[in-house]
Context: one part of a larger RNA
RNA sequence: UUGGGCGUAAAGGGUUCGUAGGUGGUUUUGUUAGUCAUAUGUUAAAUCUUCGGGCUUAACCCGGAGGCUGCGUGUGAUACUGCAAGACUAGAGGAUGGGAGAGGUGCACGGAAUUGCCGGUGUAGCGGUUAAAUGCGUUAAUAUCGGCAAGAACACCAAAUGCGAAGGCAGUGCACUGGAACAUUCCUGACACUGAGGAACGAAAGCGUGGGUAGCAAAUGGGAUUAGAUACCCCAGUAGUCCACGCCCUAAACGAUGAAUGCUAGGUAUUGGGAGUAUCGACCCUCUCAGUGCCGCUUAAACAAGCUAACGCGUUAAGCAUUCCGCCUGGGGAGUACGGCCGCAAGGCUAAAACUC
Numbered sequence: 001u002u003g004g005g006c007g008u009a010a011a012g013g014g015u016u017c018g019u020a021g022g023u024g025g026u027u028u029u030g031u032u033a034g035u036c037a038u039a040u041g042u043u044a045a046a047u048c049u050u051c052g053g054g055c056u057u058a059a060c061c062c063g064g065a066g067g068c069u070g071c072g073u074g075u076g077a078u079a080c081u082g083c084a085a086g087a088c089u090a091g092a093g094g095a096u097g098g099g100a101g102a103g104g105u106g107c108a109c110g111g112a113a114u115u116g117c118c119g120g121u122g123u124a125g126c127g128g129u130u131a132a133a134u135g136c137g138u139u140a141a142u143a144u145c146g147g148c149a150a151g152a153a154c155a156c157c158a159a160a161u162g163c164g165a166a167g168g169c170a171g172u173g174c175a176c177u178g179g180a181a182c183a184u185u186c187c188u189g190a191c192a193c194u195g196a197g198g199a200a201c202g203a204a205a206g207c208g209u210g211g212g213u214a215g216c217a218a219a220u221g222g223g224a225u226u227a228g229a230u231a232c233c234c235c236a237g238u239a240g241u242c243c244a245c246g247c248c249c250u251a252a253a254c255g256a257u258g259a260a261u262g263c264u265a266g267g268u269a270u271u272g273g274g275a276g277u278a279u280c281g282a283c284c285c286u287c288u289c290a291g292u293g294c295c296g297c298u299u300a301a302a303c304a305a306g307c308u309a310a311c312g313c314g315u316u317a318a319g320c321a322u323u324c325c326g327c328c329u330g331g332g333g334a335g336u337a338c339g340g341c342c343g344c345a346a347g348g349c350u351a352a353a354a355c356u357c
Base pairs, nucleotide, nucleotide: 004328005327006326007311008310012325014201015200016199017198021194022193023192025088026087027086028085029084030083031082033081034080035077036076037075038074039073040072041071042070048066049065050064051063052062053061054060091191092188093187094186095184096183097182103177104176105175106174107173108172109171110154114150115149116148117147118146119145120144121143125136126135162169163168206247207246208245209244210243211242215241216240220236221235222234223233258324259323260322261321262320263319266295267294268293269292270291271290272289273288274287275286276285306313307312330357331356332355339350340349341348342347
């Protein structure tokens, strides 16, 4: 390489969009490029197979025929693939309609709590811990009442909920805006799927500039603990956490499970839409489309089939298939060195070998 694999053993790219490429629905006609058949030419000799012959035999040698592999030409076949032209509607997209949603961005507003400041009441403690101490407090703290200010986060609702490509998204209102589901079956007519490069997005931490800073809190200081204590506990506390703009581009970025399509028993719960039955109406009930979950043990039932090393998965597949992409190939060395590209830096991406077991 072939092959075999990728939930947990090595292995799914963090996610999406999309270029080239690969793959592609039903049907008609044409073409005959691929494909298939056949004929023929060529495919040096030797080698190989077979038949015959020659050395006493064999090896070996000689002659005839054949084969191998590829290519060319002619003729034929037309199912499949391609190509050209046309048609279709089950894929895809559009239109119309009423709904659902923490989807995104911006602006405005709200209450609880916390802290600070001011004022009142009030007096000696408060706080903290296993116990303490550092700390705060007679310049009046803690507690309590009233007022003012600030920043950050949004209790209950709340759920096995919902939305989003992923990261993620939760007080309320408004504005702008993306996507999905359902119904109608009205329009276009394969316009599709995947996607190397590429582009965009991408938690937290971190970086740059300028703001902001209530609480929390790396670093740091102090108090304890301890043999020590650069920790765990306590008192403080700066970056940071917040905002705007610009970078960084990594995560157990997880469902440790790439995307798309089709097929293969069910039961149950729930979210959104629709239809039917019923009703004064709603609920309930039945059916259906799209999502989100569960079905482990025993006993009576159910937990299908299938797959898996087992665990488990099981119409949301890890089942049965097809298409395309990514990735793996013993452990360590190492996600390192070197080189390149990117970055302000931190570092990221790409990515070995010697050696060793």
A computed fold for a 357-nucleotide part of an RNA from Candidatus Uhrbacteria bacterium RIFOXYA2_FULL_40_9, annotated as small-subunit ribosomal RNA, central domain. It was read from a public genome assembly. The organism belongs to Candidatus Uhriibacteriota, within Bacteria.